This is a predicted structure of an 88-nucleotide RNA (c-di-GMP-I riboswitch aptamer) from a Gammaproteobacteria bacterium. Rfam family: c-di-GMP-I riboswitch aptamer. Rfam links the family to the GO term cyclic-di-GMP binding. Of the family's consensus pairs, 95% are formed in the model. Taxonomically the source falls in Gammaproteobacteria (Bacteria, Pseudomonadati, Pseudomonadota). It was read from a public genome assembly, where an Rfam model found it.

RNA sequence: GCUGCGCAAGGGCAAACCCGCCGAAAGGCGGGGACGCAAAGCUUCCGGUCUAAAGGAGUGCUUCUCCUAAGACAGCGGGGUUGCCGCA
Numbered sequence: 001g002c003u004g005c006g007c008a009a010g011g012g013c014a015a016a017c018c019c020g021c022c023g024a025a026a027g028g029c030g031g032g033g034a035c036g037c038a039a040a041g042c043u044u045c046c047g048g049u050c051u052a053a054a055g056g057a058g059u060g061c062u063u064c065u066c067c068u069a070a071g072a073c074a075g076c077g078g079g080g081u082u083g084c085c086g087c088a
Base pairs, nucleotide, nucleotide: 003088004087005086006085012037013036017032018031019030020029021028022027035075041081042080043079045078046077047076048073049072050071055067056066057065058064
């Protein structure tokens, strides 16, 4: 240095839920809070999932239904990339 493993120590992150802000929504950010996490660090390249404002279609011209990602999820899986401690 690489690979594998992890029940130690010291640290790290933070689900649900609550409050505030942003967003049409999914969701995000900040504070509180811990279900969990050895990459629950970063990255939408691949698959998947969520949402459907704008756009499109039907009806209609009030509205309703459907389609659609350029939106979102890295704590859905894979890939890429960086990395702490201990053991082998």